RNA sequence: AUAAUCCUUCGGGGUCAGGUGUAAAUCCUAAUCGGCGGUAAUCCUGCAAAGGCGAGCCCGCGAGUCUGAACAAGACACGAUCCGGUGAGAUCCCGGAGCCGACCGUAAAGUCGGGAUGAAAGAAGGAUGGC
Numbered sequence: 001a002u003a004a005u006c007c008u009u010c011g012g013g014g015u016c017a018g019g020u021g022u023a024a025a026u027c028c029u030a031a032u033c034g035g036c037g038g039u040a041a042u043c044c045u046g047c048a049a050a051g052g053c054g055a056g057c058c059c060g061c062g063a064g065u066c067u068g069a070a071c072a073a074g075a076c077a078c079g080a081u082c083c084g085g086u087g088a089g090a091u092c093c094c095g096g097a098g099c100c101g102a103c104c105g106u107a108a109a110g111u112c113g114g115g116a117u118g119a120a121a122g123a124a125g126g127a128u129g130g131c
Stems, first nucleotide, its partner, number of pairs: 004128007017029003031111002033101002035061004043052003056099002064076004081097005103114003
C1' cells in the first nucleotide's frame, strides 16, 4: 500500500392552534418533517496534492408484501418541481411558488398506535491476510 474474509459500534425526523362531529394529531383550515450513496460552478481547510460542506421531488439504494427451506433467487408494491436570477456550466446555489410520503389498526393518518428493543441502504473502527 492492498484483493479477500471476518468482527464490533453507529445507523430517521415530524400536528402549534382552530372548525365540524358521539367520535378525527386521520376530514377541513392551519402547522410541521426530510434516511443512505452519487452528481455539483459557491464556500471552508491546505504551500501543494488533496480533503470537508451542499438535492425529500436528477440518478441509484433501503424499509413493505408474496413465492421459497433460505440471509439464494424471483415477483409485486415503491411518491413528488417548476419559474426567475447568477454563471461557461445549476431540476443541487440564491429568490419565489408548488408538490410528495409503504403496510396493518383506528372517523379516512408522512407526523398517533403496531410489526419494530426489528431490519437495512450505508458510515466509522478493528482483526486475519495473498502479493